RNA sequence: GCCUUCUUGGCGUAGUGGUAGCGCGUCGCACUUGUAAUGCGAAGGUCACUCGUUCAACCCGGGUAGGAGGCA
Numbered sequence: 001g002c003c004u005u006c007u008u009g010g011c012g013u014a015g016u017g018g019u020a021g022c023g024c025g026u027c028g029c030a031c032u033u034g035u036a037a038u039g040c041g042a043a044g045g046u047c048a049c050u051c052g053u054u055c056a057a058c059c060c061g062g063g064u065a066g067g068a069g070g071c072a
Base pairs, nucleotide, nucleotide: 001071002070003069004068005067006066007065010024011023012022013021018055026042027041028040029039030038048064049063050062051061052060
């Protein structure tokens, strides 16, 4: 230098064009003499950034940044 792949709450991840989910964690309540466990509920995401395609983009295309791998 070129190619492939990844980037989604605090962490791990699902989601291939039409309301962004799940697990763990956090917070509240219940239960308990108390804690843990358990049950119920809640908060928490500018979907890495930018430009475009589209009525509509986490999803498609161009570019940028960062991580991983490969070729030279």
A computed fold for a 72-nucleotide RNA from Omphalotus olearius VT 653.13, annotated as transfer RNA.
The sequence is in RNAcentral, with records from GtRNAdb.
It matches the Rfam family "tRNA". The family's RNA type in Rfam is transfer RNA.
The prediction has a mean pLDDT of 82.
Lineage of the source: Eukaryota > Agaricomycetidae > Omphalotaceae > Omphalotus > Omphalotus olearius.
It is recorded under the gene name tRNA-Thr-TGT-2-1.